[in-house]
A computed fold for an 85-nucleotide RNA from a Synergistales bacterium, annotated as c-di-GMP-I riboswitch aptamer.
Taxonomically the source falls in Synergistales (Bacteria, Thermotogati, Synergistota, Synergistia).
This record gives sequence, C1' cells and structure tokens, in this order.
RNA sequence: ACUCGAAAAUGGCAAAACCGCCGAAAGGCGGUGACGCAAAACCACGGGUCUAAAGCCGAAGGGCCAGGACAGCCGGGUUGCCGAA
Repeated sequence: ACUCGAAAAUGGCAAAACCGCCGAAAGGCGGUGACGCAAAACCACGGGUCUAAAGCCGAAGGGCCAGGACAGCCGGGUUGCCGAA
C1' cells in the first nucleotide's frame, strides 16, 4: 500500500414522527429527534422501486407514460478514519 472489518479510539451521519417551507405528487430543504449505519460520504452509469403534472386513451370511474424522484434498494465508479488475523 492493497484486501478485509476483529478489538478499541477520535469522531461522523441521521430513520420514523412532529413543525415550517418548496413541489401536482413522489420527494426535497431547514429545525427538533435517533431507527440504525464502517462508507447511511459523493455520483443517476446499469438494474429496480415510487410519483404522474403535462400529454394520450376512455361516456365516466379510470388506464398508459418520466423530461420527475429514491444514493438509508442492489450493483458500479470516486474519495475518506482506525488497524488485528
């Protein structure tokens, strides 16, 4: 240094819920709060999942659809703390 994640140490992030704001929604941002996480740091490249405004179809109820979203769904890429076997 690489693989790996034992023992510790310095620390880090922040689920649900609530409040406020943005958004058609999914969801996002901020505050409170911790379910948990060795990458729960960053990136929509692949798969998957969610939503469906506009658009299309329908007499209607509705249906289809991602240019939207999810990195704490999986894989992948990049970077990082510590150091046993």

The sequence was found by an Rfam model in a public genome assembly. Its Rfam family is "c-di-GMP-I riboswitch aptamer". Gene Ontology term of the family: cyclic-di-GMP binding. Its mean pLDDT, the model's own confidence on a scale to 100, is 91.